Small-subunit ribosomal RNA, central domain from an uncultured bacterium, 346 nucleotides, folded computationally.
The full RNA is in RNAcentral, with records from ENA, Greengenes and SILVA.
Context: one part of a larger RNA
RNA sequence: UUGGGCGUAAAGGGCGUGUAGGCGGUUUUGUAAGCCUGGUGUAAAAGGUGUACGCUUAACGUACAUAGGUCGCUGGGGACUGCGAGACUAGAGUUUAGGAAGGGGAGCUGGAAUUCCAGGUGUAGGGGUGAAAUCUGUAGAUAUCUGGAAGAACACCAAUGGCGAAGGCAAGCUUCUGGCCAUAGACUGACGCGGAGGCGCGAAAGCGUGGGGAGCAAACAGGAUUAGAUACCCUGGUAGUCCACGCUGUAAACGAUGUGCACUAGGUGUUGGUGCAAAUGCAUCAGUGCCGAAGUUAACGCGAUAAGUGCACCGCCUGGGGAGUAUGCUCGCAAGGGUGAAACUC
Numbered sequence: 001u002u003g004g005g006c007g008u009a010a011a012g013g014g015c016g017u018g019u020a021g022g023c024g025g026u027u028u029u030g031u032a033a034g035c036c037u038g039g040u041g042u043a044a045a046a047g048g049u050g051u052a053c054g055c056u057u058a059a060c061g062u063a064c065a066u067a068g069g070u071c072g073c074u075g076g077g078g079a080c081u082g083c084g085a086g087a088c089u090a091g092a093g094u095u096u097a098g099g100a101a102g103g104g105g106a107g108c109u110g111g112a113a114u115u116c117c118a119g120g121u122g123u124a125g126g127g128g129u130g131a132a133a134u135c136u137g138u139a140g141a142u143a144u145c146u147g148g149a150a151g152a153a154c155a156c157c158a159a160u161g162g163c164g165a166a167g168g169c170a171a172g173c174u175u176c177u178g179g180c181c182a183u184a185g186a187c188u189g190a191c192g193c194g195g196a197g198g199c200g201c202g203a204a205a206g207c208g209u210g211g212g213g214a215g216c217a218a219a220c221a222g223g224a225u226u227a228g229a230u231a232c233c234c235u236g237g238u239a240g241u242c243c244a245c246g247c248u249g250u251a252a253a254c255g256a257u258g259u260g261c262a263c264u265a266g267g268u269g270u271u272g273g274u275g276c277a278a279a280u281g282c283a284u285c286a287g288u289g290c291c292g293a294a295g296u297u298a299a300c301g302c303g304a305u306a307a308g309u310g311c312a313c314c315g316c317c318u319g320g321g322g323a324g325u326a327u328g329c330u331c332g333c334a335a336g337g338g339u340g341a342a343a344c345u346c
Base pairs, nucleotide, nucleotide: 004317005316006315007300008299012314014201015200016199017198022193023192025088026087027086028085029084030083031082033081034080035077036076037075038074039073040072041071048066049065050064051063052062053061054060091191092188093187094186095185096184097183098181099180103177104176105175106174107173108172109171110154114150115149116148117147118146119145120144121143125136126135162169163168206247207246208245209244210243211242215241216240220236221235222234223233258313259312260311261310262309263308266291267290268289269288270287271286272285273284274283275282276281295302296301319346320345321344328339329338330337331336
């Protein structure tokens, strides 16, 4: 490399968009590059194969015969692929009439809780734990009432539920904006699928500058525990967590399952539509769960949301360790990221 694979054994890119290349619906006609089929030329020797012979045999050698291969020239065919022209509507899309939603951005507003500040009442504890102590309180705490300030998160609703490509998204209202779904028309007429590079998005933590800082809380300090305790428990507490702008580009970024299309028993929930119907039903489309037929799988399991049966295209794997290391290149302010070996060893 081929073969074989990628839910859990090694292996699906974190996700999208899209360039090149790859693949591509129905039909008519032309063409003849691919394709099929003749003729002809060439196809050195050696080599291969068959037979015979020669070295004692074999390897080796000799002779004869033969197959095969690419290429050139010249005819024919027209199914399929390609190319040119025309047509179509079942793929794809546009539009009109509807719908559901924590999809995204910005602005405004709200209540509960927490902490702090001021004041009133009030008096000896409070807090914390397995038990304690550090801590806090007669300079009046805790508790309770009134007023005020700040920041962050939005109980119930809430769901096995919804939306988003993924990351992810939840108080309310306004505004800007993206996608999706069903039904019935009209329209475009293959405009499609996938996608190496490229480009964009991308949790948390982290970084830069400037704000903000209630609660929580790496680091750190103290108290306990313990043989020790650089921990688990407790009292504190700084980065950070929040906002704006910029960077980073990674995660068990998971359904550990790439995307699209088609096909293959049923049963039972649920979300959003539509139709029929006549009473809560039936049918159907799009999602989302459970159980299962065939099939599949090493098994577990999967099973119309496939891990079944096929097609198209991309990514990836090739024993464990060394190692996601070294080196080079490249990106980054840095931390580090991407690409990515070998010796050696079992």